A computed fold for an 87-nucleotide RNA from an Actinomycetota bacterium, annotated as c-di-GMP-I riboswitch aptamer. Its mean pLDDT, the model's own confidence on a scale to 100, is 82. It was read from a public genome assembly, where an Rfam model found it. Rfam family: c-di-GMP-I riboswitch aptamer. Gene Ontology term of the family: cyclic-di-GMP binding.

[in-house]
RNA sequence: CGAUGCCAAAGGCAAACCGCCUGUGAGGGCGGGACGCAAAGUCACGGGUCUCGGUCAAGCACGAUCCGAGACGGCCGGGCCGCCACC
Numbered sequence: 001c002g003a004u005g006c007c008a009a010a011g012g013c014a015a016a017c018c019g020c021c022u023g024u025g026a027g028g029g030c031g032g033g034a035c036g037c038a039a040a041g042u043c044a045c046g047g048g049u050c051u052c053g054g055u056c057a058a059g060c061a062c063g064a065u066c067c068g069a070g071a072c073g074g075c076c077g078g079g080c081c082g083c084c085a086c087c
Base pairs, nucleotide, nucleotide: 002087004085005084012037013036017032018031019030020029021028022027035074041080042079043078045077046076047075048072049071050070051069052068053067054066056063
C1' cells in the first nucleotide's frame, strides 16, 4: 500500500417501543431501551422512498405529471476519513 472480517482485544453506534420537547408534515433533539451494525463515522453527489406547497384544475374529494421547498445516511451506489485482527 492492497485484500479480507473466520478468531481475539480495546472501545464505539443504537432499531422497535416508552417518556419529555420540537416541526403543518415526512421527521428531529434529549433520556431510557437493545433489534442489529466493521464504517450504523462523515458528505444529500447519483438513484430511491417519504412530506408539504404549487401546477394540471374546475365547487368538493381522490389522483397521474411537472415545478419548488424539505425529510430519511439503519434503502442502494459513490466520494472522503478511520480502530483492531489477519493475509